[in-house]
RNA sequence: CUUAUCAAGAGUGGUGGAGGAAACAGGUCCUGUGAAGCCCGGCAACCUGAUAUUGUUUUAAGGUGCCAAAUCCUGCGGUUAUUUCCGGAAGAUGAG
Numbered sequence: 001c002u003u004a005u006c007a008a009g010a011g012u013g014g015u016g017g018a019g020g021a022a023a024c025a026g027g028u029c030c031u032g033u034g035a036a037g038c039c040c041g042g043c044a045a046c047c048u049g050a051u052a053u054u055g056u057u058u059u060a061a062g063g064u065g066c067c068a069a070a071u072c073c074u075g076c077g078g079u080u081a082u083u084u085c086c087g088g089a090a091g092a093u094g095a096g
Stems, first nucleotide, its partner, number of pairs: 001096006011040001013039003019030003024075004041067003046063003049059002053055001071090001076087003
């Protein structure tokens, strides 16, 4: 850069000890009834593999990914009676 997906799903565990929800701004939240990180565990099924088979299904061994809230919401454009709806930007992840 191209392309697909982003309202589903996933812990009463251990460790840790104050932050966290990508960045900026504004909101709104989570958190000593224990944040992040790490370990274990789990979820999912994009790629690979296997099985059955020819366009789908199954499995979850391998490579990633993920495990509060729609990508937490808004930011730009259009639209709406509305906090509505549609699209975009930015971002995340996979494959190339």

Predicted 3D model of a 96-nucleotide RNA (SAM riboswitch aptamer (S box leader)) from uncultured Ruminococcus sp. Its mean pLDDT, the model's own confidence on a scale to 100, is 79. The sequence is in RNAcentral, with records from MGnify. The organism belongs to Ruminococcus, within Bacteria.